[in-house]
RNA sequence: GGAGCCGGCCAGGCGGCCGCGCGACGCGCCAUCCGUGGUGCGCGUGAGGAAAGUCCGGACUCCGUAGGGCAGGGUGCUGGGUAACCCCCAGGCGUGGUGACACGUGGAAAGCGCAACAGAGAGCAGACCGCCCACGGGCUGGCGGCGGACCUCGGUCCGUCACCGGUCCAGGUGAGGGUGAAACGGUGAGGUAAGAGCUCACCAGCACGGCGGGUGACCGUCGUGGCUAGGUAUGCCCCACCCGGAGCAAGGCCGAGCAGGGACAGGGUGGCCCGCCCGUCACGUCCCAGGUAGGCCGCAACGAGGCGUCGGGAGACCGGCGUCCCAGACAGAUGGUCGCCACCCGCCGCACGGGUAACCAGCGGCGGGGACAGGAUCCGGCUUACCGGCCGACUCCUCCC
Repeated sequence: GGAGCCGGCCAGGCGGCCGCGCGACGCGCCAUCCGUGGUGCGCGUGAGGAAAGUCCGGACUCCGUAGGGCAGGGUGCUGGGUAACCCCCAGGCGUGGUGACACGUGGAAAGCGCAACAGAGAGCAGACCGCCCACGGGCUGGCGGCGGACCUCGGUCCGUCACCGGUCCAGGUGAGGGUGAAACGGUGAGGUAAGAGCUCACCAGCACGGCGGGUGACCGUCGUGGCUAGGUAUGCCCCACCCGGAGCAAGGCCGAGCAGGGACAGGGUGGCCCGCCCGUCACGUCCCAGGUAGGCCGCAACGAGGCGUCGGGAGACCGGCGUCCCAGACAGAUGGUCGCCACCCGCCGCACGGGUAACCAGCGGCGGGGACAGGAUCCGGCUUACCGGCCGACUCCUCCC
């Protein structure tokens, strides 16, 4: 100098003008049932690293609940952290990478099931091509032996036996070819008709047992064994551990109007001519319970809180001390515009600075850019989105001293 790999942080700044939400803040004005409410000005305060998706986990609230089991759901290498977790930290093993590092993670020798296409054959498999002809048989060529017949005595023919071949049937063969994501260890030697863990040596891997190390996952080593045990558990299943349900529209308090219930004096009306008697209507007044609209609380200033510092720990994290108080609406506020500065990109120009060079850096002008996105009970995570910038650790390559 180049390429890369992890982790942390920031998410423009200042000012002018206009505007918005909130407030046990101050002042003025108005209203008032004297509790407060409305309004104007001032003051204070006002989103995020993801506020998002609503995917996990908890706090909180109500309901249910003796205890245990079944069913159902979730998690899944090991140890630790935490209120808890499908989270985080550290480690083990496997895969990929030269490496920093990344990704994955119970059990398939407990059982049942499943596997497109291609292929002969896909689960304790399978003879399509190829190879073989040992065993059993058919046909056939050659040489020889034996027996018989004929005869020109040299042979010819027939039968049979053995040997050497050829070919076919039946068969053997999982070494070679070919198919496939996957075809039942690898190399060499022996062996064989040809072959094959068929046998042997070495190697890889597996199971069981011993010893050693580690809290553990696991690792190292020795012995024995049979010769190899495929994939899928996001198909069922097995094993271990965890789990009651619903959710702030939870839930609590207050509570019009209408309808309902009760009491009472008066009123209307009926019993009957009248009444201080009885009934009825519910016009009037008062009271009652449940509870709708609506209002208040939950709800935001005490928290699994932020910041700083000290201590413990390898780390996640934990503890002590100090300090701070930090949005809270209920259809939802935090915005707009202008100026200056800073940042990034492109083009042009200046200057020629550092360096052998690639390259890096400076000044000026013009033009462009600033993302993703916004609380709604709160908190811890995960995931996803994002213009760009800064810092730190580490790795590989090349060059120089």
Predicted 3D model of a 401-nucleotide RNA (Bacterial RNase P class A) from Nitriliruptor sp. RNAcentral holds the sequence, with entries from ENA. The source organism's lineage runs through Bacteria, Actinomycetota, Nitriliruptoria, Nitriliruptoraceae and Nitriliruptor. The gene name in the source record is rnpB. Model confidence (mean pLDDT): 77 of 100. Its Rfam family is "Bacterial RNase P class A". Its family is annotated with tRNA processing, dimeric ribonuclease P complex and ribonuclease P activity in the Gene Ontology.